[in-house]
RNA sequence: AACUCAUCCAGAGUGGCAGAGGGACUGGCCCGAUGAAGCCACGGCAACCGGUGGGAAACCACGUCGGGUGCCAAAUCCAGGUCGAAGCAGGUUUGAGCGGAAGCUCGGAUCCGCUUUGGCGAAGAUGAGAG
Numbered sequence: 001a002a003c004u005c006a007u008c009c010a011g012a013g014u015g016g017c018a019g020a021g022g023g024a025c026u027g028g029c030c031c032g033a034u035g036a037a038g039c040c041a042c043g044g045c046a047a048c049c050g051g052u053g054g055g056a057a058a059c060c061a062c063g064u065c066g067g068g069u070g071c072c073a074a075a076u077c078c079a080g081g082u083c084g085a086a087g088c089a090g091g092u093u094u095g096a097g098c099g100g101a102a103g104c105u106c107g108g109a110u111c112c113g114c115u116u117u118g119g120c121g122a123a124g125a126u127g128a129g130a131g
Stems, first nucleotide, its partner, number of pairs: 003129006013042005021031003025080004043072003047069003050065003054059001076123001081120008090111009
């Protein structure tokens, strides 16, 4: 690297060095010289593992600890693929009515686009396991 499972609307930053990028990718939208990435120090959070408290146990649930991993702008920042719902605009086609005609009005079917919204995914991240 690849595999399996779980979770992803909660939570938590200061200082120093550094000096222009960063938020995985693409689009959007943001953050950034009132200082990005990265590194260091200290601090913090508590998702998973672990410890601890309850229970005979399965287990429960939060409380607690913070040892391991992780994390500390925005829901994984939002969307991406697919299946629906509602609204709007347009194209095609068709029915009815009116009209001398051009055409006008009302309705049906279908296609496409946009907006909002719901479900399921994909991708990604983290943990645990397996290897």